[in-house]
This record gives sequence, C1' cells and structure tokens, in this order.
RNA sequence: GCCCGGGUAGUUUAGUGGUAAAACGUCCCCUUGGUAAGGGGAUGAGUGCGGGUUCGAUUCCCGCCCUGGGCUCCA
Repeated sequence: GCCCGGGUAGUUUAGUGGUAAAACGUCCCCUUGGUAAGGGGAUGAGUGCGGGUUCGAUUCCCGCCCUGGGCUCCA
C1' cells in the first nucleotide's frame, strides 16, 4: 500500500430503513444473627467522526479515524 471483518450502556453482545434490546454490572428493598445465594424494584447509550441519499439512517452510499486478521513478486 491492497483485501476482509469489527466500532451500539461501565463490560460482553443483538438489532440492519420506522425512532435501540438482552445478559452481566451498579443502587434500593425483602429474606438472614450476619454474609453469600435467592426474590422484588430502580438505573442506564441515540449507535467511532464528518458528509450524502431519504418523509425518516444504528441500518444504504462516500471520505476519514481506531481496532483484529490476511496479502506483498524477484534477487
């Protein structure tokens, strides 16, 4: 330099045009002599950045950034 993935909540991942979901985590309560476990409730992000298309973009298109992997002949 070229090719292919990925970037969404504190963490790990889903969602793929109609306004973002789950698990873990965190906080409170119940239970216990106390702790853990268990049960109930609460709490969260506008989707890497910029632009375009669209009535509408996390999703489609373009550029860039970060990240993982692969390729790079000959002597």